The RNA shown here (SAM riboswitch aptamer (S box leader)) has 136 nucleotides and comes from Paenibacillus xerothermodurans. Taxonomically the source falls in Paenibacillus (Bacteria, Bacillati, Bacilli, Caryophanales). The coordinates come from a structure-prediction model, not an experiment, and the mean pLDDT is 81. Rfam family: SAM riboswitch aptamer (S box leader). Gene Ontology term of the family: regulation of gene expression.
């Protein structure tokens, strides 16, 4: 660093250390910040990905056993076997988060209001941006 895909309205420290001035991705706004922000360690949230558990699901196979058949023998088939899937959970391992909806906003649409080719509300697609994961 490019590409694919999923989430991004909800949760986390009003006296925890360190440290010390700017931060909130970039516009333009709003704001956090020496009553110490931001960033780092503890702590804490959440559960993406592995692991481990899994009610249950399907496909085969099936002793018993039930039904068809004059016989070979065909169908059905509780549990069991095996092979796939999987809600819920867990929180051991990888990340991740831990002001304000990704703070709002840029680019376009639709409905209302005011007025006239602007403006303001809501809504909603994009589009950038964050995070997982896969792949180059």
């Nucleotide at each position: 660093c490019u590409c694919u895909u999923a989430u991004c309205a909800a949760g986390a420290g009003c006296a925890g250390g360190u440290g010390g001035a700017g931060g909130g991705a970039c516009u333009a706004g709003c704001c956090c910040g020496a009553u110490g922000a931001c960033a780092c360690c503890c702590g804490g949230c959440a559960a993406c990905c592995g692991a481990c558990a899994g009610a249950c699901c399907u496909u085969a196979u099936g002793c018993a056993g039930c039904g068809c058949a004059g016989c070979a023998g065909c169908g059905c088939g509780a549990a069991g076997u095996a092979a796939g899937g999987a809600a819920c959970g867990c929180a051991c391992g990888g990340u991740g988060c831990u002001a304000a909806u990704u703070c709002u906003u840029g680019c376009g649409g639709a409905a209302g209001c005011g007025a006239u080719g602007c403006g303001c509300u809501u809504c909603u697609g994009a589009g950038a941006g964050a995070u997982g994961a896969g792949a180059g």